About this RNA
This is a predicted structure of a 109-nucleotide RNA (SAM riboswitch aptamer (S box leader)) from a Bacteroidota bacterium. Taxonomically the source falls in Bacteroidota (Bacteria, Pseudomonadati). Model confidence (mean pLDDT): 79 of 100.
RNA sequence: GGAUUAUAGAGAAGAGUGGAGAGAGCGGGCUCAGCGAAACUCUGGCAACCAACGGUAACCGAAUAACCGAAAAGGUGCCAACACCCGGCCGGAAACGGAAUUAUAAUUU
Numbered sequence: 001g002g003a004u005u006a007u008a009g010a011g012a013a014g015a016g017u018g019g020a021g022a023g024a025g026c027g028g029g030c031u032c033a034g035c036g037a038a039a040c041u042c043u044g045g046c047a048a049c050c051a052a053c054g055g056u057a058a059c060c061g062a063a064u065a066a067c068c069g070a071a072a073a074g075g076u077g078c079c080a081a082c083a084c085c086c087g088g089c090c091g092g093a094a095a096c097g098g099a100a101u102u103a104u105a106a107u108u109u
Stems, first nucleotide, its partner, number of pairs: 001109008013043005021032003026087004044079003049075002053069004083101001089098003
């Protein structure tokens, strides 16, 4: 990098370095930013995907797998605005729904 599955209206910021951009990409909008953007580092926090812990149903039984719960010392992730909003493909008058894309996790290649 590819594939599969799940989730994406909740939640959580300070400092140092840095020095002009940032909000994934294309079009449009809007917003954030010299009262200091991105990026990096430290500290703090949020969440609960995985691991670890407790329980449940099914099964002759076990393993794998599933569901529920609590916790937060481990592995990740995240900490403006719904994935910032709308549009691009499908349905719909619209609201909205779906797909695609993107992000993250787990499994796999």